[in-house]
Formats: sequence, structure tokens, C1' cells
RNA sequence: CCACGAAAUGCCAAACCUGUUGAAAAGCAGGGACGGAAAGUAACGGGUCUUCCCUCGCUUCCUGCAAGAUAGCCGAGCUGCCGAAG
Repeated sequence: CCACGAAAUGCCAAACCUGUUGAAAAGCAGGGACGGAAAGUAACGGGUCUUCCCUCGCUUCCUGCAAGAUAGCCGAGCUGCCGAAG
């Protein structure tokens, strides 16, 4: 250093509730802990979810495109605490 995850120091925080932003998915803040060795970061590739409308509006008006969301859905990228066994 890679890998790994015993111990220790700590860390994050699901569902739900309250407030708030949004058309919505969902986000933010507080409470709260289901869980997490990256449940840090970041929309690159997929998956999943939403659809108010300025609109480009096409379409066989089913739907796809388009715009948005999701990192605690998966993969990849960047960064990081500790140090037993193997």
C1' cells in the first nucleotide's frame, strides 16, 4: 500500500411524527432508530418513481420522447477513521 473487518474512538440515520418547499416523485429542518464499514461524495451507465407547464411538441394518443427525482436499488468513479486474525 492492497485486501480484510476483531477491538476501540466515534459517525450516519430507515419507517413514522411535526414544520416547510414542490404540480408530483421527492427534498430540507427538528424529533426518532430500522439498519449501515463508506448509509461520505458525485447523476457517469442502468433500474425505479413523478409529470405542473414555459414549452419542442411530435406520436399509431397505447405510449415513447422530454423535464425532474432517487446515492439507504445495482454497477463504476473520487475521498476517508482504526488496526486484530487471515